[in-house]
The RNA shown here (c-di-GMP-I riboswitch aptamer) has 75 nucleotides and comes from Psychromonas sp. Urea-02u-13.
It matches the Rfam family "c-di-GMP-I riboswitch aptamer". Rfam links the family to the GO term cyclic-di-GMP binding.
RNA sequence: AAUAAACUUUGCCAAACUAGAUGUGAAUCUAGGACGGAAAGCCACAGGUCUCUAUGAGAUAGCUGGGUUGCCAAG
Numbered sequence: 001a002a003u004a005a006a007c008u009u010u011g012c013c014a015a016a017c018u019a020g021a022u023g024u025g026a027a028u029c030u031a032g033g034a035c036g037g038a039a040a041g042c043c044a045c046a047g048g049u050c051u052c053u054a055u056g057a058g059a060u061a062g063c064u065g066g067g068u069u070g071c072c073a074a075g
Stems, first nucleotide, its partner, number of pairs: 012037002017032006035062001041068003045065003048060005
């Protein structure tokens, strides 16, 4: 460095829903809450889906791919 399988620490994130707030909206943030996640950390580059004051501008990274950073670790 690569390959296949197994095991694992400290912990981490937070779906639906509820309350408040922001936004035309998709949706987002804060608090509660856990469906799940091994990158469910970050990035809107490509595709998909969604929104609108629509030929443009947005949302979604917990849709797929890609990029990038981090943690644990047996042979």